[in-house]
RNA sequence: GGAGCUGUGGCCGAGUGGUCGAAGGCACACCCCUGCUAAGGGUGCAGGCGGGGAACCGUCUCGAGGGUUCGAAUCCCUUCGGCUCCGCCA
Numbered sequence: 001g002g003a004g005c006u007g008u009g010g011c012c013g014a015g016u017g018g019u020c021g022a023a024g025g026c027a028c029a030c031c032c033c034u035g036c037u038a039a040g041g042g043u044g045c046a047g048g049c050g051g052g053g054a055a056c057c058g059u060c061u062c063g064a065g066g067g068u069u070c071g072a073a074u075c076c077c078u079u080c081g082g083c084u085c086c087g088c089c090a
Base pairs, nucleotide, nucleotide: 001086002085003084004083005082006081007080010026011025012024018070028044029043030042031041032040046061047060048059049058050057051056063079064078065077066076067075
């Protein structure tokens, strides 16, 4: 240099253009169980901003920036990072 794959919560990871800020697992918090712990079970659990006494509500965010579309994590373009293969130089 050429070709391809990939980037999603604290971590792993699924994700037909609409049902999605998003399955499932791990971790974590609380509770149940136990004499106690482990194991097991239940519930909750991304972040920013704004509102609210709180519960909660609104809005934005899927590496970054654009585009297509009524609608984008998903399709297209550019770019950044990672990985694989091929090639070139030394």
A computed fold for a 90-nucleotide RNA from Paracoccus haematequi, annotated as transfer RNA. Model confidence (mean pLDDT): 80 of 100.